A computed fold for a 72-nucleotide RNA from Candidatus Buchananbacteria bacterium RIFCSPHIGHO2_01_FULL_44_11, annotated as transfer RNA. The organism belongs to Candidatus Buchananiibacteriota, within Bacteria. Rfam family: tRNA. By type it is a transfer RNA. About the family: Transfer RNA (tRNA) molecules are approximately 80 nucleotides in length.
[in-house]
RNA sequence: GGCGGCGUAGCUCAGCGGUAGAGCAGAGGAAUCAUAAUCCUUUGGUCGGGGGUUCAAAUCCCUCCGCCGCUA
Numbered sequence: 001g002g003c004g005g006c007g008u009a010g011c012u013c014a015g016c017g018g019u020a021g022a023g024c025a026g027a028g029g030a031a032u033c034a035u036a037a038u039c040c041u042u043u044g045g046u047c048g049g050g051g052g053u054u055c056a057a058a059u060c061c062c063u064c065c066g067c068c069g070c071u072a
């Protein structure tokens, strides 16, 4: 240089056109003599940046950035 994959909550990841989710972590509560475990509630996102298509984009297209792999 060429090709491919990945980028979504603090962390690990779902979601593949129609109002962004789960687990863990955080906060509050229940329960317990108390702690842990357990149960309930809840906070938290410019979906890597920009542009395009569309009535509508995390999702499709282009480009750039970062990481990983294959290849020369």
Base pairs, nucleotide, nucleotide: 001071002070003069004068005067006066007065010024011023012022013021018055026042027041028040029039030038048064049063050062051061052060